[in-house]
RNA sequence: GAAGUAGCUCAGACCAUCGCGUCUAAUAUUAGAUGAGGAAAGUCCGGGCACCACAGGGCUGGUUGCUGGGUAAUGCCCAGUGCGCGAAAGCGUGAGGAUAGUGCCACAGAAAUGUAGACUACCUAUUUUAGGUAAAGGUGCAACGGUGCGGUAAGAGCGUACCAGCAAAGUCGUGAGGCUUUGGCUAGGUAAACCCCGCUGAAGGUGCAAGGCUAAUGUAUAUCUUAAGGAAUUAGUGGCCCGCUAACUUAAGAUGCUGAAGCCGCUAGAGGAUUUGGGUAACCAAAUUCCCAGAGAGAUGAUGGUUUAAACAGAACCCGGCUUAUGAGCUACUUUGCAU
Numbered sequence: 001g002a003a004g005u006a007g008c009u010c011a012g013a014c015c016a017u018c019g020c021g022u023c024u025a026a027u028a029u030u031a032g033a034u035g036a037g038g039a040a041a042g043u044c045c046g047g048g049c050a051c052c053a054c055a056g057g058g059c060u061g062g063u064u065g066c067u068g069g070g071u072a073a074u075g076c077c078c079a080g081u082g083c084g085c086g087a088a089a090g091c092g093u094g095a096g097g098a099u100a101g102u103g104c105c106a107c108a109g110a111a112a113u114g115u116a117g118a119c120u121a122c123c124u125a126u127u128u129u130a131g132g133u134a135a136a137g138g139u140g141c142a143a144c145g146g147u148g149c150g151g152u153a154a155g156a157g158c159g160u161a162c163c164a165g166c167a168a169a170g171u172c173g174u175g176a177g178g179c180u181u182u183g184g185c186u187a188g189g190u191a192a193a194c195c196c197c198g199c200u201g202a203a204g205g206u207g208c209a210a211g212g213c214u215a216a217u218g219u220a221u222a223u224c225u226u227a228a229g230g231a232a233u234u235a236g237u238g239g240c241c242c243g244c245u246a247a248c249u250u251a252a253g254a255u256g257c258u259g260a261a262g263c264c265g266c267u268a269g270a271g272g273a274u275u276u277g278g279g280u281a282a283c284c285a286a287a288u289u290c291c292c293a294g295a296g297a298g299a300u301g302a303u304g305g306u307u308u309a310a311a312c313a314g315a316a317c318c319c320g321g322c323u324u325a326u327g328a329g330c331u332a333c334u335u336u337g338c339a340u
Stems, first nucleotide, its partner, number of pairs: 001336010012307007020035006037312001041323002044321005049207004056242004062199002065197001066080005081095001082093004096196002101194002103190003114144001119137002121133005145163006164186001166183007211264004218257002222255008233247005271290008
C1' cells in the first nucleotide's frame, strides 16, 4: 500500500436579529428554563398500565425446542458445546425424539415397504442349463460402512491397518459435550411431514380510538334492581361443546339512560450521567448528581456572517428488543505486496 473481518463516535457548531410550543415567576410590558432520532421507521416480538370476568368444566390452540448465565420479560442479550462455511480474522445455526405410531423418498434403476436387490458383468461345471458372488460398471440426492493390502474358483469385514458410525467402560466438565480404551462389523434419509415429548402455560382477550371525571341535548310508553312464573329462539361469556346470564309476564322499589363539549389519562421513569466494587461478558450493587417534548390539524422556524456538514429522515401512553434505510470519521484484528 491492497483485500477482508469485527466494532465505536458524530449526525452540525458559534455569533446576531425576529418568530413558535410548554412550564415557572412577576413589576403583567416581560424574564428565566426547556423543546424530535440512531433509527423517532416497520408494527415483527416482550412487557408496564387500563378495562372485560368472580361461573365455571372439558377439549382445542401457541412455542426460533442444544447447555449455562442475564433481564420485569421475550423469538432478546452474553458466554459456551455440536454441526456447516471460510486460508484466516470470523460468520451462520428453525440444534429434542426416526427403537411410540402413521406417512413420504417421484422419475431413473435389477432393487429405495426388508431375510430388499441381479441389467451389464466375474467364477465353476455335465456349458441348452445349473450353481456361487455383490467385489467392478451403470441408474439415482441417496444402493446396505469407506480406502489400501492380503485372501479366494471368483468374491464378501473373510482377515488386517487407518477412518466414519453405533455400543460399553473409564476419565474431564455445573452442563451441552470432549478424550482414551475395547467390541461386534453396521441399511438409510425425512419431523422447516403428521405426530410424540418438553416448555410456556388458555389469566386469556382487547388496547390510549384502552379507560376515567363533569356534563349541554334527547328520553319517563325510558333505564335499572329484587322476587316469582313461562317457554322456544336470539344474544353475551377470547375459539368449540356443556353450563350460566339476559331479553317475555306479574308485583314492589329506585332515578336513571344517552351523550355534543371540556378536563384527566399525558410524562419522575424496570429514568439519565459520573465514580467505585463484583463478574470473562451480558449485567448487578452502592454513592453522588440531574429533571432533559407533552402537541391536539398537531410547536422547535426564517434571515445574515464564520466554518470541514454531507445522507436516512419528524415524538403522539411509556419502556426493552429485533429488523430495515443511511452520510462522515476512527480503532482493533486476519492475509498479502514492497522497503528497512
The prediction has a mean pLDDT of 76. A computed fold for a 340-nucleotide RNA from a Candidatus Obscuribacterales bacterium, annotated as Bacterial RNase P class A. NCBI's taxonomy places the organism under Bacteria, Bacillati, Candidatus Melainabacteria, Candidatus Obscuribacterales. Its Rfam family is "Bacterial RNase P class A". About the family: Ribonuclease P (RNase P) is a ubiquitous endoribonuclease, found in archaea, bacteria and eukarya as well as chloroplasts and mitochondria.